[in-house]
This is a predicted structure of a 1390-nucleotide RNA (small-subunit ribosomal RNA) from an uncultured bacterium.
The prediction has a mean pLDDT of 85.

RNA sequence: GACGAACGCUGGCGGCGUGCCUAAUGCAUGCAAGUCGCACGCACCCUUCGGGGUGAGUGGCGCACGGCUGAGGAACACGUGGGAACAUGCCCAUCGGUGGGGGAUAACGCGGCGAAAGUCACGCUAAUCCCGCAUACGCUCGCGAGAGGAAAAGGCGCAAGUCGCCGAUGGAGUGGCCCGCGGCCCAUCAGGUCGUUAGUGGGGUAACGGCCUACCAAGCCAAUGACGGGUAGCUGGUCUGAGAGGACAGACAGCCAGACUGGGACUGAGAACGGCCCAGACUCCUACGGGAGGCAGCAGCAAGGAAUUUUCGUCAAUGGGCGCAAGCCUGAACGAGCAACGCCGCGUGGAGGAUGACGGCCUUCGGGUUGUAAACUCCUUUUGGGGGGGACGAUAAUGACGGUACCCUCCGAAUCAGCCCCGGCUAACUCUGUGCCAGCAGCCGCGGUAAGACAGAGGGGGCAAGCGUUGUCCGGAAUUACUGGGCGUACAGCGCACGCAGGCGGUUGGGCAAGUGUGGUGUGAAAGCCCCGCGCUUAACGCGGGGAGGCCAGCACAGACUGCCCGACUUGAGGGAUGCAGAGGGUGGUAGAAUUGCCGGUGUAGUGGUGAAAUGCGUAGAGAUCGGCAGGAAUACCGAAGCCGAAGGGAGCCACCUGGGCAUUACCUGACGCUCAUGUGCGACAGCGUGGGGAGCCAACCGGAUUAGAUACCCGGGUAGUCCACGCCGUAAACGAUGGAUGCUCGGCACGUGUGGGGGAAACCCUGUGGGUGCCUCAGCUGACGCGGAAGCAUCCCGCCUGGGAACUACGAGCGCAAGCUUAAAACUCAAAGGAAUUGACGGGGGCCCGCACAAGCAGCGGAGCGUGUGGUUUAAUUCGACGCAACACGCAGCACCUCACCCAGACUUGACAUGCACCUGCAGACCCAUGAAAGUGGGUGGCUUUCGAAGGUGGUGCACAGAUGCUGCAUGGCUGUCGUCAGCUCGUGUCGUGAGAUGUUGGGUUCAGUCCCGCAACGAGCGCAACCCCCGCGGUCAGUUACCUGUGUCUGGCCGGACUGCCCUUUGGGGAGGAAGGCGGGGAUGACGUCAAGUCCGCAUGGCUCUUACGUCUGGGGCGACACACACGCUACAAUGGCCGUCGCAAUGCGUUGCGACCUUGCAAGGGGGAGCUAAUCGCGAAGGACGGUCUCAGUGCAGAUCGGGGGCUGCAACUCGCCCCCGUGAAGGCGGAGUUGCUAGUAACCGCGUAUCAGCGAUGGCGCGGUGAAUACGUACCCGGGCCUUGUACACACCGCCCGUCACGUCAUGGGAGUUGUCAACGCCUGAAGUCCGUGGGCCAACCCUUCGGGGGGGCAGCGGCCGAGGGCUGGGGCAGCGACUGGGACG
Repeated sequence: GACGAACGCUGGCGGCGUGCCUAAUGCAUGCAAGUCGCACGCACCCUUCGGGGUGAGUGGCGCACGGCUGAGGAACACGUGGGAACAUGCCCAUCGGUGGGGGAUAACGCGGCGAAAGUCACGCUAAUCCCGCAUACGCUCGCGAGAGGAAAAGGCGCAAGUCGCCGAUGGAGUGGCCCGCGGCCCAUCAGGUCGUUAGUGGGGUAACGGCCUACCAAGCCAAUGACGGGUAGCUGGUCUGAGAGGACAGACAGCCAGACUGGGACUGAGAACGGCCCAGACUCCUACGGGAGGCAGCAGCAAGGAAUUUUCGUCAAUGGGCGCAAGCCUGAACGAGCAACGCCGCGUGGAGGAUGACGGCCUUCGGGUUGUAAACUCCUUUUGGGGGGGACGAUAAUGACGGUACCCUCCGAAUCAGCCCCGGCUAACUCUGUGCCAGCAGCCGCGGUAAGACAGAGGGGGCAAGCGUUGUCCGGAAUUACUGGGCGUACAGCGCACGCAGGCGGUUGGGCAAGUGUGGUGUGAAAGCCCCGCGCUUAACGCGGGGAGGCCAGCACAGACUGCCCGACUUGAGGGAUGCAGAGGGUGGUAGAAUUGCCGGUGUAGUGGUGAAAUGCGUAGAGAUCGGCAGGAAUACCGAAGCCGAAGGGAGCCACCUGGGCAUUACCUGACGCUCAUGUGCGACAGCGUGGGGAGCCAACCGGAUUAGAUACCCGGGUAGUCCACGCCGUAAACGAUGGAUGCUCGGCACGUGUGGGGGAAACCCUGUGGGUGCCUCAGCUGACGCGGAAGCAUCCCGCCUGGGAACUACGAGCGCAAGCUUAAAACUCAAAGGAAUUGACGGGGGCCCGCACAAGCAGCGGAGCGUGUGGUUUAAUUCGACGCAACACGCAGCACCUCACCCAGACUUGACAUGCACCUGCAGACCCAUGAAAGUGGGUGGCUUUCGAAGGUGGUGCACAGAUGCUGCAUGGCUGUCGUCAGCUCGUGUCGUGAGAUGUUGGGUUCAGUCCCGCAACGAGCGCAACCCCCGCGGUCAGUUACCUGUGUCUGGCCGGACUGCCCUUUGGGGAGGAAGGCGGGGAUGACGUCAAGUCCGCAUGGCUCUUACGUCUGGGGCGACACACACGCUACAAUGGCCGUCGCAAUGCGUUGCGACCUUGCAAGGGGGAGCUAAUCGCGAAGGACGGUCUCAGUGCAGAUCGGGGGCUGCAACUCGCCCCCGUGAAGGCGGAGUUGCUAGUAACCGCGUAUCAGCGAUGGCGCGGUGAAUACGUACCCGGGCCUUGUACACACCGCCCGUCACGUCAUGGGAGUUGUCAACGCCUGAAGUCCGUGGGCCAACCCUUCGGGGGGGCAGCGGCCGAGGGCUGGGGCAGCGACUGGGACG
């Protein structure tokens, strides 16, 4: 795009078409074929007596047309073009004839049978009924003369005449027959055939013919697809398509076929839908004896189905039958009805109308949109309704349609819009609801709380009396490729060769004209299609004219090319001659090394084997070593990217037999060629059969190990087999994943091997020319990779492919001893499977290189007690978050109340807090009383301003709103962690690539560094690195509060200098001098593109959602502090490098006025009472380890300090739950810590104390800082972890925490096998055999004609009987195809 459609929603009108696609299922009822009295008799009616009419019959013509259907049929059925051996009623033309006789029968009458249908006997009768005779053109026989045999009908009319009849010839049209060519599928149908193929005689037909029959011959068809199976009416045409094609065959038209199923003849010009006979099935009637019927005609009914109409009108027109005619008949036809089933046309109004109304929807709250849409104003009247007129179709009469089309007039915007869609493809977007639910879906895919994809709404898009859906066909699909595809790696080259058929074929001359080309002729029905025009108001539709359309058939011409025939040629091919290389094949022989075994000698304890072992062998003497013997298999070195072969494949040496190749020569043949379906042969390994052989190796098997297991990998044994002969098998990653042949197309290098020339003594070299094997490459090709003696450019032939799986399968068939091989599907299922390349990521891949990553060290953790955090558990609540590194002394730099988010209880409701509006009110705070745990609630006192009012303020009421540590960190901002202070991440332009992308950024060096240098199709640039900033280390200078103490600069602050490869040697690297500092001097700040939907809605902000006398607010109390346990981070220890006591000495960062507090005093102490000074370089807070001396002596201690008891102090409204500190007493575990694990490379670790933020106080052993004392070790980069760069593989890409295979279990589905069972199809064989034609017989019966003696006879026919054939029925066996089937096999999906 299309449709004979159906379904869903909707539906105004008209025109033209179309309308059982299924059950060729069954049918009630009515109708669909009759007509003629001018062929005939009879009966009856009427009569104007002239005649007219009706009925059943006889007779004639018609009923073979028209109408319906598509079952069957793969066929001369159809289409197209031809052909010869035919028929033809009615029609046309022409010629001739129509003479004379005879016979019967229906109707009718009468009788009989039957329920009926119907039928029988006898009798009468007519004809255009039937039969002879005459005549005869044609016909048959015959060379001919001639012979034979065969016709007729009349009616009507007063008549003229007319309609008929018979014979013949011709025509037109129609029909029968034959042939070429054309158009379906299956080869998992490969052989078929006995009237079969041909002939002769005969029969038969309208006619040819095996059409039929007898005999004879043995043919005929088939890979150009016979035979068989399946399916199907064929065509003009229709749909689609640019075309070529593909699909279809409804309506209309031509042909064919069918008429309940099967068979058969009769009549006739012609044969049977509404004729006959027989058989069968079915239905109906019946008096049970018998009968009747055939809608695939029009309507209609039932059934089936998703589905297909009125039991209509008329013969008015067109056409048909009959008739002289009038006319009759006609469900053909013409019309009407039903159905949006299709096509076409029309309408549901037009113009104006902005405060852009109301309403709806959205909103960033401004507005936007629906939307000129509506309202409103003006106008019109198609359609509709009322009234009137009124056709064409019929040129005179006759109109079913039809009072229709059409015309006029009146009324009135009045009666008339839906359907689908809006994620992409694809035109059209928002809100709400829903929350992987409900649902959508043509493909991709949407939906798990912000859905443009579901549902609704608003809006929009498309089409419109329709719109969607489903089904089917073509297109897109170059996705079966003729036009117009492919086969190295995506599907696809047969394992290799030979070769019949077939296809294709070198140079040249001539002939022919089959192919081919050109011209013309015939034909290609009509309709349809295209063009032009015309008619319905237009269109659809119709009409006229022209054109197109075939692989068609004759004819003529041409002669290039192909073909055929004849002749010639040599370059293709083959042969000859002469040489050459080679693991080419076969047979026989032979050689040495090695393994193993056996015998013997020497000799002693192991050997063997592995990652390490063990099994095994060995004191009965192994292994080792020496000598000898036996046997089998394979041939080291040469040896190679080497050689040969068609492939498989081929390796010691020698001989014999033998195939192929190459070169040279140019002697011979003269296209002898190439390819090759079917076919035939060869064909590794393994395997099979028979018989040998058997050293080594070695499936199976047995041991030993490994392992979670180990039916494996490793080890020790070991049988088939491996070897030989003969015979099978016929496969392979049989690979160059690349069929064969021929020609052509830049170069370079290497190797094997011929040959010409040159050089050389030779090896060999140079230069030509062949044939071969490889590597690199230009052009070209390719999707890329790549190919490049081809995978380029061309020709010929063969094979093969057409998404993945199922499936190198099943069934069938062929082959095989078997194993199995060859050929080879479908159901079902998936939305991919696959190729090449790209970027990443990953690897128990590679290379290079870093990092306290390992190693080397030091100190720890993991064990103990305690502190803190977390899990878990518990609880009224134990608020919440954080979860590997990168959660767990984290948010919390301070949980008794507060904090506070949790729990219990009590209260408040415009609220604890903000802003605005309206109304009311003189007044807040303070104080007092009652109640209460408090908050709160209720009540009261009193002060102050003003004359009043306004205003402000306060309070109250109400409305907007506040408020929420309620949810979503997966809606977000901001901030942060992490990889990682790692050295990376990118861009512009250019270049390369179809592209993803690459290049740059890779490479060679170097660096802490993508740091720098060099090179380079790259050249530059950005974010990172480094540097610029801060602190410390040296010096100078300036200033000087403070300090020291009086002029200095220890010190503090400011500024400056200094270090930068500056200098020297040196290419980079490296080294040296000076110097406080040297190769980044140390430390900090600084964190690229990005990753982890990392963390945080409980810091803050914020979209959405939720709560609103509560999820808000206030208050008291409790909880966040629980405790069988587990983990994490720490502190203190376990002691003598120590504890305790005494004495002595040294720091920095910081902090301090509700504060630090000297000093005095008091207390054992914490602390208390006083209190100078200090707003701080001024005053204050201030070290410990250490040093010296003493003591303790290895003990759970004079170690360790948990726990508990008692007594005190401090802060605070308040230390019970639940603070810190002091004193006395108590004195637990713990004796250096399993597996494992952490930090640190120098002023670092370790040890030691000090300060500080938060803070009333403190649970701080934490965090952040400060100084004091002050080490050890680093061979090195194999390994663990993390990271960077290059490269490689990849089936990974939420990226190895990836992907993914098979069994098993369960569910669903389709399918193979299957004892069998059921059904169906066709033919064969045998039996039986209706109707009926034909043949035979015909003793029974018979009008015409002939003969007759009139009795009869003849001729001819009929019944009957017999025979051939014969539908159907029966029986048997096998075959084909289906259904079901216990059980079973694999498969697909979940």
It matches the Rfam family "Bacterial small subunit ribosomal RNA". Gene Ontology terms of the family: ribosome and structural constituent of ribosome.